[in-house]
Background
The prediction has a mean pLDDT of 86. Predicted 3D model of a 470-nucleotide part of an RNA (small-subunit ribosomal RNA, 3' major domain) from an uncultured bacterium.
Context: one part of a larger RNA
Parts: sequence; C1' cells; structure tokens
RNA sequence: UGACGGGGGCCCGCACAAGCGGUGGAGUAUGUGGUUUAAUUCGAUGCAACGCGAAGAACCUUACCAGGGCUUGACAUGUCCGGAAUCUUGGGGAAACCUGAGAGUGCCUUCGGGAGCCGGAACACAGGUGGUGCAUGGCUGUCGUCAGCUCGUGUCGUGAGAUGUUGGGUUAAGUCCCGCAACGAGCGCAACCCUCGUCUUUAGUUGCCAGCAUUUCGGAUGGGCACUCUAGAGAGACUGCCGGUGACAAACCGGAGGAAGGUGGGGAUGACGUCAAGUCAGCAUGCCCCUUACGUCCUGGGCUACACACGUACUACAAUGCUGCGGACAAAGGGCAGCAAGCGUGCGAACGCAAGCUAAUCCCAGAAACCGUGGCUCAGUUCAGAUCGCAGGCUGCAACUCGCCUGCGUGAAGGAGGAAUCGCUAGUAAUUGCAGGUCAGCAUACUGCAGUGAAUCCGUUCCCGGGCCU
Repeated sequence: UGACGGGGGCCCGCACAAGCGGUGGAGUAUGUGGUUUAAUUCGAUGCAACGCGAAGAACCUUACCAGGGCUUGACAUGUCCGGAAUCUUGGGGAAACCUGAGAGUGCCUUCGGGAGCCGGAACACAGGUGGUGCAUGGCUGUCGUCAGCUCGUGUCGUGAGAUGUUGGGUUAAGUCCCGCAACGAGCGCAACCCUCGUCUUUAGUUGCCAGCAUUUCGGAUGGGCACUCUAGAGAGACUGCCGGUGACAAACCGGAGGAAGGUGGGGAUGACGUCAAGUCAGCAUGCCCCUUACGUCCUGGGCUACACACGUACUACAAUGCUGCGGACAAAGGGCAGCAAGCGUGCGAACGCAAGCUAAUCCCAGAAACCGUGGCUCAGUUCAGAUCGCAGGCUGCAACUCGCCUGCGUGAAGGAGGAAUCGCUAGUAAUUGCAGGUCAGCAUACUGCAGUGAAUCCGUUCCCGGGCCU
C1' cells in the first nucleotide's frame, strides 16, 4: 500500500423478509458423471461445466472403431512427358478401387506452340480435429452496468507512499453542491444510438360505409385519403412551473399541467483489472511430434450402449378439471430446388390435380387459453399418458442398429413430492398458443412474438454478494 476478520460505522442488490409459482418424489426428453464397449471421438467441471461448443450424429457430418484401398497424395504452387475435355460400356468388388472395350478429336495460333482440363514420372513439398490455451493472437465468460480506476503539476514524507479520491450533505452513480494543500485532467457514470408510448406533417394499389353510389354482399366495384396503418421528417420532459424542507446550495417531498415526471419502459453499450478462467476442435500462430502414416479414400459400425448417480426441461397427478359440439379476438415472422389456396380421395397422417404469389397484393394460417352449451361426479376415473402389438403415411440411395407422423388396440408410474433448493417487484410472475433459425427428414431445446394477467415489499436484525470510511 493492499487483502482478510465469526472488528466497528454508513449504504446498496429478488440478498433476506413479505408473496406467487416451481425444482427435489413419478414418467419421459435431453446433457453430464460412472460403468460398459472394438469404438462408445474431443472439449466444457463451484458460482461462471452439465437442452454447454452442437442454429438440429440414419449415410454425409465425423474428428472414434473394424475391415478394404492409395502414397507428390482428397487440396496448393513449380519442373518434365503424354493425351482434347468429355461421354458410353464390360469384368472383379460392400464401396473405394483395380482392370479392359468403344465413341470423341474442341478453343486461340506468327503453325514453333499456348490456355484450360485429364493422366503419368521424379523432387521441392502437401497434409495432420496430433501435443502444448502454463509459449501466443483474436474472441469470450466472471466479479459487474458494481462505481470505481488512474494521471500531470504542486505540496507533505529520508523512503515505500500520501494528498487530490478524505470530510458535511445528496444521488442510481467519484451524480451534484459545500468545505479543504491542493489545482486540473483522462478512462468509466450520465448523455449522444435503437425501440415502445403522445401529437403534428409528408406520402397513399394497406385501411375506410367515415359520407355518397353500385353490390353476385366479400372494401368486391366506382370514388376518397378523413381515420387505422405503414415509414420518413419534426414536436414533446428540462426538476421547466408552484408550495414545502434544506446551509440562501446540491437535492428531496407534495402538486399543477401533460400521452408520458423526475434515468418514462426495454435494448445496445461492460473502466483499470481479477480468475496462468475458457477456447491450439471456428480461425490464425511459435515450438514439439507423424510422413507407404498420427496423412487420405471407402464400406459397415459407433457418437443413440445401461446396474446406477446428478443437472436442465416437458407432461401429469385432475372438477378453477377432462371431453363433444358451436362461436370470437393477435403480433411477429417465413416462402421459387419454395409457400401452396381450391377441388377430389382417405377415419387420419397424407396423396392426386392445380389457381395465385419473387409477396403490406398470394400462401403458410384453423391462433390457443377464452365464451356458450351437453356429458362426466371424485373413481387410479371419460384423470394421466409411459410401454408394447398390428396396420399405414412422409422424407431420403437407404429408416435393422437409429427418424418423424397417423389410425386401432394396450393402458404403467403418478393421489402435490423428505432434507434441501431456484425464479420473479408489473404488463413482471403465472398461464395460453403462434412463428423463425438449424433443416431432405427430425424440437419437450433455442431465439423471438403476441393473448389473459396477479400477489407482496412492515423492514434491513439475520444469510449471500458488493461499495465507502475506519
């Protein structure tokens, strides 16, 4: 000077408390440990690993294993030789590959050759998801969106250093005010950026009986941009105004006006640094290692195993429910190797034909919870749906290992979950669906979107983390 203390003072945070809903019990999905295995590729491991890298492992991916091949190589540049490229086809083979047969003779040209492609030879070399994240770059997590971290000059101290940055108030904030041997400054805070909320304006192939007319009743048509909306520009909020408190300060409390009030809500934004944190498997890269193999091609298998243990989710255990029928209201997205209306077939998954749409125009597209009405009457049930059998559909060369979906049958555990533990302060929690990326196919995951819509906060003694002074 720091750090630490079951030392002290002050102050924050869903940290506790007050509440609501969960996890921990069940079944399943998924990740991990362990075990097994020829292989179950590798990494991530308290918070900050464990629905994580992986926005999607049947082949491919794929890095692993077994077997079969190749050795200038699957890929790049250079030298030499040959051949147009390319296409068709026979044999062996699981394929890779090995080995034959035929067709074909292109483009430019100064006729020497050249460009491109294919094959061969030798050598420089290629190649390595092999090792080291404790050699590194870059990127990222975390403390933490916490309010801190420093510098110049001056002053003090022999010096390490101190001062400033401490103190009195105040704030979300080292935010601001006052004081002060300090005076200033930088990185952070805030603001500038995006989005939502109000209004104005510009613009109308979306919207509107708003007012008129037509209407096969659908903004469908004429017509109009007023409204909704779309997307550009602007206005608006600044403690600006009033009262009170306060050191006459900063500020705080209440009020007015206002769509919005004291950072309006949300996002992006992450200081100096910490953890030799994570990543050599995204990429780059030093060094080490392999070079007929630790490279590379292929077929099949594995990453999907299963006595068990843990994490994260989904579905339930029911009557605020389940089920049959009828009725209503979104937002945000995606679509041409695509989305597909409509019609027909099928109980259905789906199939056949097929309009429209490169999309504010057409389609995906029925939103669901909700409302109305009928049934069920507390039961392992008309709850719950695991598991298994049969029959089908789709994608794809191919669903045995190992995909998704449909119909019929089967109907397991489960009657609210011990110790313990998690999230959340408002359009939030809870609950309800919808869409997208990945993707041939495959979503209980992830990322978004809207619908319905609470309870509680006395307080800071205690638990956890953090800040300042001592």
The RNAcentral record of the full RNA draws on ENA, Greengenes and SILVA. Its Rfam family is "Bacterial small subunit ribosomal RNA". Rfam links the family to the GO terms ribosome and structural constituent of ribosome.